Record summary:
Predicted 3D model of an 85-nucleotide RNA (c-di-GMP-I riboswitch aptamer) from Planococcus salinus. Its mean pLDDT, the model's own confidence on a scale to 100, is 91. The organism belongs to Planococcus, within Bacteria.
RNA sequence: UUGCGAAAAAGGCAAACUUUUCGAAAGAAAAGGACGCAAAGCCACGGGCCUACGUAUGAAAAUAUAAGGUAGCCGGGUUACCGAA
Numbered sequence: 001u002u003g004c005g006a007a008a009a010a011g012g013c014a015a016a017c018u019u020u021u022c023g024a025a026a027g028a029a030a031a032g033g034a035c036g037c038a039a040a041g042c043c044a045c046g047g048g049c050c051u052a053c054g055u056a057u058g059a060a061a062a063u064a065u066a067a068g069g070u071a072g073c074c075g076g077g078u079u080a081c082c083g084a085a
Base pairs, nucleotide, nucleotide: 004083005082012037013036017032018031019030020029021028022027035072041078042077043076045075046074047073048070049069050068054065055064056063057062
């Protein structure tokens, strides 16, 4: 340095749920809270999944659609703490 990840040490993040705010929604942010996480740090590039304001079709019901989300769905990119085997 690369890989790897210990019944190691130091530290880190924080699911569900609750409250408030933002958002059309999905969801996000903050506080509380810990199910878990060795990249559960960051990036929507590929696939998946969620939503459908607007748009298109429609008599309506509805259907289609991401430019919206999800990095804690997977792959990829990128940066990084510690050091037993």